[in-house]
RNA sequence: CGUUGGGUCCUGUGCAGUGGAAUCUGCAAACCCCGCCAGAUCCGGAAGGAAGCAACGGUAAGCAGGAAAUUCCGGGUGCCGCAGGUUAACCUGUCAAAC
Numbered sequence: 001c002g003u004u005g006g007g008u009c010c011u012g013u014g015c016a017g018u019g020g021a022a023u024c025u026g027c028a029a030a031c032c033c034c035g036c037c038a039g040a041u042c043c044g045g046a047a048g049g050a051a052g053c054a055a056c057g058g059u060a061a062g063c064a065g066g067a068a069a070u071u072c073c074g075g076g077u078g079c080c081g082c083a084g085g086u087u088a089a090c091c092u093g094u095c096a097a098a099c
Base pairs, nucleotide, nucleotide: 002095004093005092006091007090008089009085010084011083012082013081014080015078016077018074019073020072021071022070023069024065025064026063027062033058034057035056041050042049043048
C1' cells in the first nucleotide's frame, strides 16, 4: 500500500426495561343525571291519576390509591437477538507485495 472478512455506524424489526395514559379499587351529583320515590302537594264526587323534595341505589365529569396483570402511546434506554444497507472514517483478523 492492496485484497478479503468481522466490529464500531445507519435502517427496520423482536425482546427486555422505562415514562405517561387507560383498564382496576375507593370517594364523588341538595337541584341543573338516571331509577325508585316516605312525607307533603296538585287534579277528581269517588275510584284513581299526576308532578315530585329528602332518603336509598346506580352512573358521569373529577379526585385519590397503588400491588399484579393487560392494552395504547413515546424515545439520544440496552456490552441483547434477527434481517438489510453503506464502503465515509476508525479498530481488528487472514492473505499478498514492498521496505
Molecule: Bacterial small signal recognition particle RNA
Organism: Nitrospirota bacterium